A computed fold for a 75-nucleotide RNA from a Verrucomicrobiota bacterium, annotated as transfer RNA. Its Rfam family is "tRNA". By type it is a transfer RNA. Rfam's curators write: Transfer RNA (tRNA) molecules are approximately 80 nucleotides in length. Its family is annotated with triplet codon-amino acid adaptor activity in the Gene Ontology. The source organism's lineage runs through Bacteria, Pseudomonadati and Verrucomicrobiota. Model confidence (mean pLDDT): 83 of 100.
[in-house]
RNA sequence: GCUCCUGUAGCACAAUGGAUAGUGCAUCGGUCUCCGAAGCCGGUGAUGUGGGUUCGAUUCCCGCCGGGAGCACCA
Repeated sequence: GCUCCUGUAGCACAAUGGAUAGUGCAUCGGUCUCCGAAGCCGGUGAUGUGGGUUCGAUUCCCGCCGGGAGCACCA
C1' cells in the first nucleotide's frame, strides 16, 4: 500500500428495517447479618463520527476515525 472483518453501558454479548435498545457480570443504594460474604429488591449507565436511502436506521449504502486478520513491498 491492497483486501476482508469489526465498533452497542466499565466488561462480555442480544436486538438485522418498526415505535420505549435488552440480558449477565461489575458499580451504587436498600434488605438480610453482631460484622461481612452470598441471596433478594431497586437505581445509574450505551448504538465511534459525518453524510445518504427510507414514512421509519443499532440494522442498508458512502466517507472519516479506532481495533483485528490476511496479502504484497522491503534496493